[in-house]
Molecule: nadA riboswitch
Organism: Acidobacteriaceae bacterium
């Protein structure tokens, strides 16, 4: 450096970090279609990065 598998580290457990997409939740606006905003959304997926283990 590359490949594969992972998240040990966490003020019970789960949760590495950032971003994006899809779909939810809450709030606001709207006759409605919809639009905007918010957040540990205990939902999924994708990309990049950090770290761990094995191999080359």
């Nucleotide at each position: 450096a590359g490949u594969u598998g992972c998240a040990a580290c966490a003020u019970c457990c789960c949760c590495g970090c950032c971003g994006a997409u899809u779909g939810g939740g809450c709030g606001g606006c709207c006759c409605a279609c919809g639009c905007c905003g918010c957040a540990g959304c205990g939902a999924a997926u994708c990309g990049a990065c950090u770290g761990c283990a094995a191999c080359u």